The RNA shown here (transfer RNA) has 73 nucleotides and comes from a Chloroflexota bacterium.
The coordinates come from a structure-prediction model, not an experiment, and the mean pLDDT is 80.
The RNAcentral record of the sequence draws on ENA.
NCBI's taxonomy places the organism under Bacteria, Bacillati, Chloroflexota.
Rfam family: tRNA. The family's RNA type in Rfam is transfer RNA.

C1' cells in the first nucleotide's frame, strides 16, 4: 500500500434482514439477615465510532473518514 471483518450502556453482547433501542454483569435504593455474602424487587445508565446520502421512517441500505483485528504484498 491492497483486501476482509468489526464498531450499540462502564464491560460482554442482542435487536428476527427498514417500523417503540434491549438483556446479562457492574452501579444505586429497598426487602430479607444480629451483621456480611447470597437471594428477591425496583431504579439509573445510549449523539447506535464520526460526517453525509436514500427513505414517510435508518442500529440496519449507500458513500467518505477514523479506530481495532486478521490476511496479502
Nucleotide at each position: 500500500g491492497c483486501c476482509a471483518u468489526u464498531g450499540u450502556a462502564g464491560c460482554u453482547c442482542a435487536a428476527u434482514u427498514g417500523g417503540c433501542a434491549g438483556a446479562g454483569c457492574a452501579g444505586c435504593g429497598c426487602a430479607c439477615u444480629u451483621g456480611u455474602a447470597a437471594u428477591g424487587c425496583g431504579c439509573c445508565g445510549g449523539u447506535u465510532a464520526u460526517g453525509g446520502g436514500u427513505u414517510c421512517g435508518a442500529g440496519u441500505c449507500c458513500c467518505a473518514u477514523c479506530a481495532a483485528u486478521g490476511g496479502c504484498u